A computed fold for a 73-nucleotide RNA from Faecalimonas sp., annotated as transfer RNA. Its Rfam family is "tRNA". The family's RNA type in Rfam is transfer RNA. RNAcentral records the identical sequence in 3 taxa. The prediction has a mean pLDDT of 80.

[in-house]
Order: sequence, then structure tokens, then C1' cells
RNA sequence: GGAACAUUAGCUCAGUUGGUAGAGCAAUCGGCUGUUAACCGAUAAGUCAUAGGUUCGAUUCCUGUAUGUUCCG
Repeated sequence: GGAACAUUAGCUCAGUUGGUAGAGCAAUCGGCUGUUAACCGAUAAGUCAUAGGUUCGAUUCCUGUAUGUUCCG
């Protein structure tokens, strides 16, 4: 210098013919228990890395940028 892949909740990750986003763990509150843990229930938490484009509508399609990993030279 070139190429591929990844970027979604605090963490690990789902989310396909484009139709306004979920799970597990963690956190908070409650139940249960003599107490803790475990277990059960509920709640909160997201400008979907970022800037544009296409579209009635974009996490999803297209382009640039940033960060990370890998490969080639």
C1' cells in the first nucleotide's frame, strides 16, 4: 500500500426477501428463606460505530470515514 470480516443494552451475542430491536448474564425492586446463596416475578437500560446517499420507510441496500481482527505485498 491492497483485500476480507466485525462494530446492536454494562458484558456476550441474535435479528434476510427493507416495515419503527430481542435473548442470556449482570444491575435495580419485590416474592420465597431464620440469614445468605439458589429459585420465582417485575423493571430499567439502545441517536443499532460515524457522516452522507437511495427509498413512502434503512440495524438491513450503496458510498466515505473511524476502530479492531485476519490475510496479501